[in-house]
Context: one part of a larger RNA
Molecule: small-subunit ribosomal RNA, central domain
Organism: uncultured bacterium
RNA sequence: CUGGGCGUAAAGCGCGUGCAGGUGGUUUGUUAAGUUGGAUGUUAAAUCUCUUGGCUCAACUGAGAGGUGUCGUUCAAAACUAGCAGACUGGAGGACGGUAGAGGAAGGUAGAAUUCCGGGUGUAGUGGUGAAAUGCGUAGAUAUCCGGAGGAAUACCAGUGGCGAAGGCGGCCUUCUGGACCGUUCCUGACACUCAGACGCGAAAGCUAGGGGAGCAAACGGGAUUAGAAACCCCGGUAGUCCUAGCUGUAAACGAUGUGAACUUGGUGUUGGCGGGGUAAAACCUGUCGGUGCCGAAGCAAACGCGAUAAGUUCACCGCCUGGGGACUACGGCCGCAAGGUUAAAACUC
Repeated sequence: CUGGGCGUAAAGCGCGUGCAGGUGGUUUGUUAAGUUGGAUGUUAAAUCUCUUGGCUCAACUGAGAGGUGUCGUUCAAAACUAGCAGACUGGAGGACGGUAGAGGAAGGUAGAAUUCCGGGUGUAGUGGUGAAAUGCGUAGAUAUCCGGAGGAAUACCAGUGGCGAAGGCGGCCUUCUGGACCGUUCCUGACACUCAGACGCGAAAGCUAGGGGAGCAAACGGGAUUAGAAACCCCGGUAGUCCUAGCUGUAAACGAUGUGAACUUGGUGUUGGCGGGGUAAAACCUGUCGGUGCCGAAGCAAACGCGAUAAGUUCACCGCCUGGGGACUACGGCCGCAAGGUUAAAACUC
C1' cells in the first nucleotide's frame, strides 16, 4: 500500500458556511491527454519459465532459448474518463400564489406568586422535621385586610405538538429579520454533492468592567443525625443566577448513529399543506407531498436491537479507530486576563 471497522465492544469533529482538493445528470459532434491494440528500440549480469548438461538424486549449478515489467519512438482505435464546441430538463436555483411555527434581534406591556416596606385587625406562639433543635416572635411575629416597592419567571393552553444547523427557543403586543413547506410547471440550464485548512455560531459553569439583586443558592456559619458526619435533613447565607459590553470554547454538546443521493413488502397515530368525494358548514372517506412517533416483511446484527427518519442494498466526499494502564498526561507549538483549552508522546507496567 492493499485489507478491516466506527449505535452500545477502540472509533462520527458540538454545529454550520465554504476556498483548494475529490466526485459529478441526459445527449450530439470533435480532439486524442488518460485508456486499448500493433510494430520497433530499450529493459547489464544474476533472478523467473522452458529445453538440456554437471555433482549417485535434490538443493545448488553450467549452457541455450524465451518472457514479465518499465520507458521511448511510431501507426491505429474512439467505448469509457477527460478537453473543446453545441443542445436538453429530470438534479440545483429562481419567479408567482398560498401556509404553519416557543426560529432570531430590539422595544413595550399584563396578571398570578414569593420577598420586603407602611398602615389596620388581633394575641402567643410560629416555623421546621422521621422526631427535634438552631431560627423568628410581647420592641407584637405567624394569620388576615388595604396600600406601596422591586426583581425574576411566565400556571392553565401544553401535546413521543411546533421551530431552529447545532447550542437552544414558551405570557401578550409592535417593529425589523432568517429559514422551511405546499401549489403552478412560468424562467435559468448542471449553475451540483462533499470538504483538509480557514471563518462563524456554540448549554452550564467560570473570567473582566459597569449595573441589578425578589426568590433560589456553591462557599461559609449554626442546628440535628451519627461511632464519626468535613454529607444526606433543618435554620441562615455570599459569590453566582438577571441586564449591558467583551472573553472563555468546553458537556453523557447523545439518536452515544457525519453530510448528500438513489433503491427496497406493510400497518397505525400525530403535525403542516394541496387535490377528489362528502356536508348548509363541519365531521368523515380517499389520493399525494413535507415533518414527527410507534409496531413490524425482507435484510442486517455478537446480541440488544435497527428496519423508507435503516444500523437494509449501493454511490460520492470528509472525520475518526488499531490492546488495558501510564494519559482527555508530560514536553513543545498555538490560543486565553486567568481558570484553562487545543494538538499530543515516551519510559515503565499488565